[in-house]
Molecule: RNase P RNA; transfer RNA
Organism: bacterium
RNA sequence: GGAGUAGGCUAGGUUGUCGCGCACAGGUCAUCCUGUGUGAGGAAAGUCCGAGCUCCAUAGGGCAGGGUGCUGGGUAACACCCAGUGGGAGUGAUCCCAAGGAAAGUGCCACAGAAAGCAGACCGCCAGCUCUGCUGGUAAGGGUGAAAGGGUGAGGUAAGAGCUCACCAUUGCCUUCGGCGACGAAGGCAGAUCGGCAAACCCCACCUGGAGCAAGACCAAAUAGGGGAACAGAAGUGGCCCGCUUCGCCAGGAUUCCCGGGUUAGGUCGCUUGAGGUGCGGGGUAACUCGCAUCCCAGAUUAAUGACACCGCCGGUGGCGGGUUUGCGGACGACACGCCAUUGGUACAGAACUCGGCUUAUUGCCUGCUCCGGGU
RNA sequence: GGCGCCAUCGUCUAGGGGUUAGGAUAGGUGGUUCUCAGCCAUCAGACCGGGGUUCGAAUCCCCGUGGCGCUA
Numbered sequence: 001g002g003a004g005u006a007g008g009c010u011a012g013g014u015u016g017u018c019g020c021g022c023a024c025a026g027g028u029c030a031u032c033c034u035g036u037g038u039g040a041g042g043a044a045a046g047u048c049c050g051a052g053c054u055c056c057a058u059a060g061g062g063c064a065g066g067g068u069g070c071u072g073g074g075u076a077a078c079a080c081c082c083a084g085u086g087g088g089a090g091u092g093a094u095c096c097c098a099a100g101g102a103a104a105g106u107g108c109c110a111c112a113g114a115a116a117g118c119a120g121a122c123c124g125c126c127a128g129c130u131c132u133g134c135u136g137g138u139a140a141g142g143g144u145g146a147a148a149g150g151g152u153g154a155g156g157u158a159a160g161a162g163c164u165c166a167c168c169a170u171u172g173c174c175u176u177c178g179g180c181g182a183c184g185a186a187g188g189c190a191g192a193u194c195g196g197c198a199a200a201c202c203c204c205a206c207c208u209g210g211a212g213c214a215a216g217a218c219c220a221a222a223u224a225g226g227g228g229a230a231c232a233g234a235a236g237u238g239g240c241c242c243g244c245u246u247c248g249c250c251a252g253g254a255u256u257c258c259c260g261g262g263u264u265a266g267g268u269c270g271c272u273u274g275a276g277g278u279g280c281g282g283g284g285u286a287a288c289u290c291g292c293a294u295c296c297c298a299g300a301u302u303a304a305u306g307a308c309a310c311c312g313c314c315g316g317u318g319g320c321g322g323g324u325u326u327g328c329g330g331a332c333g334a335c336a337c338g339c340c341a342u343u344g345g346u347a348c349a350g351a352a353c354u355c356g357g358c359u360u361a362u363u364g365c366c367u368g369c370u371c372c373g374g375g376u
Numbered sequence: 377g378g379c380g381c382c383a384u385c386g387u388c389u390a391g392g393g394g395u396u397a398g399g400a401u402a403g404g405u406g407g408u409u410c411u412c413a414g415c416c417a418u419c420a421g422a423c424c425g426g427g428g429u430u431c432g433a434a435u436c437c438c439c440g441u442g443g444c445g446c447u448a
């Protein structure tokens, strides 16, 4: 210098001018006016997970359905995060993995190939016979395929074959050691070495009721529909918010009393103090957590948070300046740097009940590490 | 704002792990006809994008993109 990899920060500034939402204070009968303060994000986004909160029953039982799936830890919880194990990719830094079970059962493995799931004989090899062939043996060799029932060597045989033996690899079991554990290491035994797919059905373990702030609560003009309270409540019926069921829960007919209709999508609450931010200290490898101090930081509802000016930052063009180029000196040209002028750009995007994550979009910069090339 | 569904030739659709993604209609070319239509022959044309599982993905899973519907 180039290529890469991991992590972090940032998301322009302003006593300037005008404008908008909200809160407070003052003036005003009120409309409104004046002043002060405050006013988007790292993703506010997608709505993909997990919770809080609200209503339906304190969310019941069983089935079905859905989700998750190595180990340990973190957390309110998670499919998230941290630390590890095993496997895979890369020269490496580093990255990726829905990673339980295929000796519970079922199913599938197209085409090609002789044979694809109780293995298998097309060519080849060997033996026999009634010999242009047929029968039997054979998985060492050829060829097909994503996948063909370990590899090398020796023995053995008609030819062969874990058929036998040695070594290597793999798998299972046993023992010892290390680790909380996933698992790892060493030794021994077994010829055992007859696949893959569960993001196919399924089995195992664990989790799981539904709906969502347009949830929900309250207020408010008008004799329908309708709603609430009291009393009653056997059977049957209906409902219990995707389905089925139940020994579960709730409702009803009549009577009495009370209410009763609204929409530029009425008003108020829910609504922003919260698993909250910042700083210091302690614990922990870390995620995270504990203690103390301190701060209050948007709440709109047709939906405020903007525009202009100046200054920054980045790029282009032009001018000027002093440098570099080499054996030495000079000229031209080129290169980077600084200053000035001019011009263009300054990302992704915008709260709508609130948090914790994930994913996607995106600006500028910094640091660590790795590989390659060059110089000393 | 919240919740759900869908995406295959220009258009309407079949296919739900397996050889070259099938059909209708529209389109191109040629023939038939005096010409057009029709008819006959023939041609071209698609799995929304990216990643994963698998020997193999339009199909199964995940993340995006676009469209549609429901909801006071």
Base pairs, nucleotide, nucleotide: 001372002371003370004369005368006367007366008365009364012311013310014309016308017307018306020039021038022037023036024035025034026033027032041348045359046358048357049356050355051354052353053212054211055210056209060246061245062244063243065208066207067206068205069204070084071083072082073081074080085099086097087096088095089094100203101202105201106200107197108196109195122142123141124138125137126136127135128134129133150168151167152166153165154164155163169193170192171190172189173188174187175186176185177184178183216269217268218267219266226259227258228257229256230255237251238250239249240248276295277294278293279292280291281290282289283288312346313345314344315343316342317341318340319339320338321337323335324334325333377447378446379445380444381443382442383441386401387400388399389398394431403419404418405417406416407415408414424440425439426438427437428436